[in-house]
RNA sequence: AGUCAUACACGCGCAUCCGCACGGAGCAAUCCGCGAGGAAAGUCCGGACACCACAGGGCAGGAUUCCCGCCGCAAGUCGGGGCACGACGUUAGUCGUGACGGAAAGUGCCACAGAAAAUAAACCGCCGCGACCGCAAGGAAACGGUAAGGAUGAAAAGGUGGGGUAAGAGCCCACCGCCCCAAGGGCGACCGCGGGGGCACGGUAAACCCAAUCCGGUGCAAGACGAACAGGGACCAUUCGAGGUGCCCACCAAGGUCCCGGGUUGUCGCACCGCCGCAAGGCGGGUCCGCAAGGACAGAGAAAUGGAUGCGCACAGGAACGGCGCAAGCCGCCUCGGACAGAAUCCGGCUUACAGUGUAUGACACCCA
RNA sequence: GGUCGCGUAGCUCAGUUGGUUAGAGCGCAGCAUUCACAUUGCUGAAGUCACAGGUUCAAGUCCUGUCGCGACCA
Numbered sequence: 001a002g003u004c005a006u007a008c009a010c011g012c013g014c015a016u017c018c019g020c021a022c023g024g025a026g027c028a029a030u031c032c033g034c035g036a037g038g039a040a041a042g043u044c045c046g047g048a049c050a051c052c053a054c055a056g057g058g059c060a061g062g063a064u065u066c067c068c069g070c071c072g073c074a075a076g077u078c079g080g081g082g083c084a085c086g087a088c089g090u091u092a093g094u095c096g097u098g099a100c101g102g103a104a105a106g107u108g109c110c111a112c113a114g115a116a117a118a119u120a121a122a123c124c125g126c127c128g129c130g131a132c133c134g135c136a137a138g139g140a141a142a143c144g145g146u147a148a149g150g151a152u153g154a155a156a157a158g159g160u161g162g163g164g165u166a167a168g169a170g171c172c173c174a175c176c177g178c179c180c181c182a183a184g185g186g187c188g189a190c191c192g193c194g195g196g197g198g199c200a201c202g203g204u205a206a207a208c209c210c211a212a213u214c215c216g217g218u219g220c221a222a223g224a225c226g227a228a229c230a231g232g233g234a235c236c237a238u239u240c241g242a243g244g245u246g247c248c249c250a251c252c253a254a255g256g257u258c259c260c261g262g263g264u265u266g267u268c269g270c271a272c273c274g275c276c277g278c279a280a281g282g283c284g285g286g287u288c289c290g291c292a293a294g295g296a297c298a299g300a301g302a303a304a305u306g307g308a309u310g311c312g313c314a315c316a317g318g319a320a321c322g323g324c325g326c327a328a329g330c331c332g333c334c335u336c337g338g339a340c341a342g343a344a345u346c347c348g349g350c351u352u353a354c355a356g357u358g359u360a361u362g363a364c365a366c367c368c369a
Numbered sequence: 370g371g372u373c374g375c376g377u378a379g380c381u382c383a384g385u386u387g388g389u390u391a392g393a394g395c396g397c398a399g400c401a402u403u404c405a406c407a408u409u410g411c412u413g414a415a416g417u418c419a420c421a422g423g424u425u426c427a428a429g430u431c432c433u434g435u436c437g438c439g440a441c442c443a
Stems, first nucleotide, its partner, number of pairs: 002364009012312007020035001022033004037340001041351002044349005049219004061215005066081004082100001083098006101210002106208002108204003123150002125146004132139002158176006177199001178197004184191002223268005231260006243252004272285005286297004313338001315337001316335003321332004370442007379395004388426001397413005419435005
């Protein structure tokens, strides 16, 4: 000094003009303040909050799955640890990954190939016996033994060595592996001194399933208060008159009173948080900016946060011209673009997208010493 | 704002409890039949099973995440 990977941070700046939303001031003209993100996205998890439902228990269904713990309302987040696998390393160990309960509860599946695919199995081979053939050497049907060797497969029923045997075989032995018990250690997952067992137990649960733990539903289009209306219901009336007007017996008179009401609409929910207050507002606290004083912290209700110009910054491209340089090239100059993306009740996590810049770590190749 | 479903050849769709080389109809191409065309018959081509990762000996199929499309709820 370069490339790549991972993690984290930033993710254009300033000024002017025009415009938009919200809040405030003002009679008004107008003025002041403020206005997207790390993901606002996907809606994959978890909550806050709200309403509906709800004796108790069970079935069905769904979710989660090594252990411990902090913050937290909670969570599949985070931190630490255990175990397994992979890479590097002589070892010690380091780094990475893990949907990481159970396959000796049961059921299912394991294509093709292969003799045999899970109660093992005899195709070739090896060995025994040997009808029969042959003068003989020898060959050989049938029967039986054998999982050491070959061949197939993703997978062939412990591995290596020795003994043993007709040939073989945990048949026996040593070591390794596996299983069982277990002193002891650890909160726990788990580790495991030592002892025992010839070995039983292939894989698959992102197949059914089993075990343990948990789970009522709907979501701000939840919902609260108010208003008008379509419509519905109950009661009183239409000969004996509900109701109304004048106000004491006259007139008018077919409707009157009350309740419910999906949806619509206004306010709230709802704008940093909490408490007090009818309200206006007050008090306390948090984060950011600032030396401090102090200031700021979007909020509409179908949806504002935009556009133009100039300067700067960063990146890419261009080669007409100019400068520097032996050259490659650099600077000036010109052009284009400034990543992904746009709040909708709010918050935590996850996942996904992301030009460019910076920092850290690792890998690779190069140069110099 | 919320909840479901789908994606397989140019088009419309199958694909069984995961298994050997993914099929069908229409369309397309070639040949035959005909004087010629249509019809008919025969033959053939055409697939990143939307994309990526994982589970498994093995994935169109199972799981997870993206992308696109569609439907539903006041």
Annotation:
Predicted 3D model of RNase P RNA and transfer RNA as a complex of 443 nucleotides. Rfam match: Bacterial RNase P class A.